The RNA shown here (glmS glucosamine-6-phosphate activated ribozyme aptamer) has 150 nucleotides and comes from Dethiobacter sp. It matches the Rfam family "glmS glucosamine-6-phosphate activated ribozyme aptamer". Rfam classes the family as a riboswitch. About the family: This entry contains a glucosamine-6-phosphate activated ribozyme that is found in the mRNA for GlmS. GlmS is an enzyme that uses fructose-6-phosphate and glutamine to generate glucosamine-6-phosphate.

RNA sequence: ACCGCCUGACAAGCGCCUGAACACGCAUUGCGUGUUGACGAGGUGGAGGUUUAUCGAUUUUUUCGGCGGAUGCCUCCCGGCCGGCCAUGGCCGUAAGGACUUCACAAAUCCGGCAAGCGAUUGCCGGGACAAAAGAAGUCACAGUGGCUU
Numbered sequence: 001a002c003c004g005c006c007u008g009a010c011a012a013g014c015g016c017c018u019g020a021a022c023a024c025g026c027a028u029u030g031c032g033u034g035u036u037g038a039c040g041a042g043g044u045g046g047a048g049g050u051u052u053a054u055c056g057a058u059u060u061u062u063u064c065g066g067c068g069g070a071u072g073c074c075u076c077c078c079g080g081c082c083g084g085c086c087a088u089g090g091c092c093g094u095a096a097g098g099a100c101u102u103c104a105c106a107a108a109u110c111c112g113g114c115a116a117g118c119g120a121u122u123g124c125c126g127g128g129a130c131a132a133a134a135g136a137a138g139u140c141a142c143a144g145u146g147g148c149u150u
Stems, first nucleotide, its partner, number of pairs: 014068004019064001020036007039056003045077006078093005083149006097142001098140006110127007
């Protein structure tokens, strides 16, 4: 260096399945083996705590129900902004304020097809379309208080 075997890791709108629904088989209303179980967008300073943790798309329907986790939220610390420093307060998280207006952005669904499976179903390719929030741009007689200072 190569080959083989074993073990571990891989995820964060993520993982799982004791309910349920569905498929197949056996059997006779149960048993076994399987399948399904959320479509993307956005989202992590550190520690502790907490749990039904953002946004829209689809939906006559299981996107039902449950478990775990989690970038949510709360407190403190650190950091940024509010001209500088100190105190205090507010809003935030390194792209580090708010409101309003405008702008841009998706996948599933849908249509056509391929592959695997007895099947439920799964994986994939092509076509065309449509969000909201975060975001960007513009505007604002919106954006501290006290002391010192410029």